[in-house]
Molecule: Bacterial large signal recognition particle RNA
Organism: Oscillospiraceae bacterium
RNA sequence: CCGCACUAGUCGGGGAGUCAGCGGUGCCCUGGACCUGCAACCCGCUACAGCAGGGAUGAAUCCCGGCCCCCGGACCUGUCUUGUGUCGUCUGCUCCGGAUAAGUGGUAAUGAGGAUCCGGUCCCGCGCAACACCGUCCCGUGAACCGUGUCAGGCGGGGAACCGAGCAGCACUAAGCGGACCGCGGUGUGUGCCGCGGGGGCGCCGGGUCUGAGCUAACUGUCCGGAUACCGGGCAUAAGAGAGGAUUCAAAGGCCGGUGUGCGG
Numbered sequence: 001c002c003g004c005a006c007u008a009g010u011c012g013g014g015g016a017g018u019c020a021g022c023g024g025u026g027c028c029c030u031g032g033a034c035c036u037g038c039a040a041c042c043c044g045c046u047a048c049a050g051c052a053g054g055g056a057u058g059a060a061u062c063c064c065g066g067c068c069c070c071c072g073g074a075c076c077u078g079u080c081u082u083g084u085g086u087c088g089u090c091u092g093c094u095c096c097g098g099a100u101a102a103g104u105g106g107u108a109a110u111g112a113g114g115a116u117c118c119g120g121u122c123c124c125g126c127g128c129a130a131c132a133c134c135g136u137c138c139c140g141u142g143a144a145c146c147g148u149g150u151c152a153g154g155c156g157g158g159g160a161a162c163c164g165a166g167c168a169g170c171a172c173u174a175a176g177c178g179g180a181c182c183g184c185g186g187u188g189u190g191u192g193c194c195g196c197g198g199g200g201g202c203g204c205c206g207g208g209u210c211u212g213a214g215c216u217a218a219c220u221g222u223c224c225g226g227a228u229a230c231c232g233g234g235c236a237u238a239a240g241a242g243a244g245g246a247u248u249c250a251a252a253g254g255c256c257g258g259u260g261u262g263c264g265g
Base pairs, nucleotide, nucleotide: 001265002264003263004262005261006260009057010056011055012030013029014028015027020046021045022044023043024042034054035053036052037051038050063258064257065256066255067254068253072249073248074247076245077244079241080240081239082238083237084236085235086234087233090232091229092231094227095226096225097224098223099222100221102220103219104218105216106215107214113211114210115209116208117207118206119205120204121203122199123198124197125196126195127194128192129191130189131188132187133186134185135184136183138179139178140177141176147172148171149170150169155164156163157162
């Protein structure tokens, strides 16, 4: 170096999860890979970490190690969307109040604003008027007897003349009842372009005089204070999206290296 036979190993691997840990069953990735049985109310094991049985291959494209590359997963961070909660010294939106007077508007030499004077508005007293009510005045009505007058008839007294009381009737009247206005007296008033006297005030209105160019704050702007929490903003949290970054594990693939035993020639 060659041939034959055999052995270790291998016949998928990985991620998350679970577990003290490892492997498997289930999920996902890779990608194409012996068979049978077992297993989430789990199964089997213990660092040589699935077990039991059978089969194939076998020292190399195939087994082992390192490096490269990276599918994919995990975790952290940041972004966006949506929901929920919270914050008001985030006050942007919205609303309210105050200030200012740059702009717009209104107003002003037919005089703004200011100063001053007078009057009104306000209060008290009195008067007048109006209105309401009461009384009076006036008219009508108004008493079986217990009101008045006259009292037929009748009654009583008397010798008579005559006298007396007196019902009905008639007339009148009291209280009462009813009724227009006016007049008179009284009481009162959410009454009055009314009058007289007194007081008070400087807010408003009107007017006179002086002065002589502003005044106002409706809208915009600016500032301050307050309210609210729909929207905007901040923070927290949940779900989702796609991607950026950091860490970690890492399939498949590529490269380099390593690994036997016996017999015979």